The prediction has a mean pLDDT of 77. Two RNAs folded together computationally: RNase P RNA and transfer RNA, 485 nucleotides in total. It holds a member of the Rfam family "Bacterial RNase P class A".
RNA sequence: AGGGUCGACUGGGCGGUCGCGGGUUGUGUUUGCAACCUGAGGAAAGUCCGCGCUCCGUAGAGCACGAUGCCGGAUAAUCCCCGGGCGGUGAAAGUCGCGCAAAGGGCCACAGAAAAUAACCGCCGGGUUUCCCGGUAAGGGUGAAAAGGCGGGGUAAGAGCCCACCGGCGUCGGCAGCAAUGUCGACGGCCAGGUAACCGCCAUCGGGAGCAAGGCCAAGUAGGAGCGAAACUCGCUUGCGAGUGGGGGGCGGCUCGUCCCCUUCAAGCUCCGGGUAGGCUGCACGAACCCCACGGUGACGUGUGGGUCUAGAUAGAUGAUCGCCCAAGUGGAUGUGGAUGGGAGGAAGGGAUAUCCCGUAAACCGUCUACAUGCACCGGACAGAACGCGGCUUACAGGUCGUCCCCACGA
RNA sequence: GGGGGCGUGGUGUAGUGGUCGAACAUGUGGCCCUGUCAAGGCCAAGAUCGCGGGUUCAAAUCCCGUCGCUCCCG
Numbered sequence: 001a002g003g004g005u006c007g008a009c010u011g012g013g014c015g016g017u018c019g020c021g022g023g024u025u026g027u028g029u030u031u032g033c034a035a036c037c038u039g040a041g042g043a044a045a046g047u048c049c050g051c052g053c054u055c056c057g058u059a060g061a062g063c064a065c066g067a068u069g070c071c072g073g074a075u076a077a078u079c080c081c082c083g084g085g086c087g088g089u090g091a092a093a094g095u096c097g098c099g100c101a102a103a104g105g106g107c108c109a110c111a112g113a114a115a116a117u118a119a120c121c122g123c124c125g126g127g128u129u130u131c132c133c134g135g136u137a138a139g140g141g142u143g144a145a146a147a148g149g150c151g152g153g154g155u156a157a158g159a160g161c162c163c164a165c166c167g168g169c170g171u172c173g174g175c176a177g178c179a180a181u182g183u184c185g186a187c188g189g190c191c192a193g194g195u196a197a198c199c200g201c202c203a204u205c206g207g208g209a210g211c212a213a214g215g216c217c218a219a220g221u222a223g224g225a226g227c228g229a230a231a232c233u234c235g236c237u238u239g240c241g242a243g244u245g246g247g248g249g250g251c252g253g254c255u256c257g258u259c260c261c262c263u264u265c266a267a268g269c270u271c272c273g274g275g276u277a278g279g280c281u282g283c284a285c286g287a288a289c290c291c292c293a294c295g296g297u298g299a300c301g302u303g304u305g306g307g308u309c310u311a312g313a314u315a316g317a318u319g320a321u322c323g324c325c326c327a328a329g330u331g332g333a334u335g336u337g338g339a340u341g342g343g344a345g346g347a348a349g350g351g352a353u354a355u356c357c358c359g360u361a362a363a364c365c366g367u368c369u370a371c372a373u374g375c376a377c378c379g380g381a382c383a384g385a386a387c388g389c390g391g392c393u394u395a396c397a398g399g400u401c402g403u404c405c406c407c408a409c410g411a
Numbered sequence: 412g413g414g415g416g417c418g419u420g421g422u423g424u425a426g427u428g429g430u431c432g433a434a435c436a437u438g439u440g441g442c443c444c445u446g447u448c449a450a451g452g453c454c455a456a457g458a459u460c461g462c463g464g465g466u467u468c469a470a471a472u473c474c475c476g477u478c479g480c481u482c483c484c485g
Base pairs, nucleotide, nucleotide: 002406003405004404006402007401008400009399010398012325013324014323015322016321017320018319020039021038022037023036024035025034026033027032041382045393046392048391049390050389051388052387053210054209055208056207060256061255062254063253065206066205067204068203069202070084071083072082073081085098086097087096088095089094099201100200104199105198106195107194108193120140121139122136123135124134125133126132127131148166149165151163152162153161167191168190169188170187171186172185173184174183175182176181214281215280216279217278223272224271225270226269227268231244232243233242234241235240236239245263246262247261248260249259250258288308289307290306291305292303293302294301295300326380329377330376331375333373334372335371336370337369338368339367340366341365342364349358350357351356412484413483414482415481416480417479418478421437422436423435424434429468439455440454441453442452443451461477462476463475464474465473
């Protein structure tokens, strides 16, 4: 210098004029006016996860359903994050993936004999010999996938049928590690197709709803229709209470449990109709932000260490415009450097030595390109809070910084 | 705020793991028929199955993400 990899940050600046939301103060008081302060993001977005907060009387059990899925850690919590393990991929930095297929079921097109316990050809044996029966998974062929590999023994031919070595799997044990796992040894011929982003199994987790949650205040209102069981016992104060049974409700799958209401003017449910369309709060001091110190490999944690207060609209403010400047882009100009064509004649010249060989420098002109200077034009992406917070994902012009890897060169 | 569905030739749809380099209707182009047009007949073109990634031997189909459209509830 080039190529790559993983991150972090920024994403216009200053000033003038006009305008908008919120707060404080002053003034006026019927709305108001003035001054000062303050007013979007890294994603405010998608709403994909998780949590706070609030209500559902209690927030319990089981089933169902859903989610997650190597191990450990971190956290308020998570599918995020950190560290580790194994496998794939890459030359490397890195990056991607992850329970169980030996509980069971399903599926595996076409081709192929056969798609899971397989005889089509072949090989071998026999027979009643264009064929049939039996044995055989070593060879061929099909396929994405065909029942370990190689050698020897063995056999009618063969085969883990037997043996050595290699590969895989399982069991037991030792060692290292919290663990996943790794490694070493012994044993077992155990050799087992794939698929769970098909059903399923195992483990863990999950009660539901959402700020239109919820609380307070003010204002207003008119009712109507339908559906709707089953009673019994006891006590007495003789028309009430209690119990059993029954009905219904407590939002959001079902059952149990639990609580409440009713049991004859049912409770309650459904439909039609009527009213309201306001204010305050929740709501901005919080898992807050910025430094520092310490602990940890790290995510992160701790601190009576220091500093800061940082939007709260409610049809929804955060805008418009002008000037100067700064990146970046385009255009042509000037200068410098480089490449190339002409200039340029195998010249001048040089070396051999009897006639051959070597050898093209500059000014100047044109084209292309890099850099610098100043000019003109243009000009800053994606996008905008609506209860809050932690992640993820997606969008994003341009710019800055850093880690690591590969290759080349120089010292 | 909460929940669901859809995306396939120009248009409307089918296909929901395999013989799919994707089917049907209509539209488009050419030829035939007719005096001419329509209707009819024959032939042809026309699809990154919204996009990206994954699972699988194999993806329009299954899973994840994303973009767009649309519906329902409050």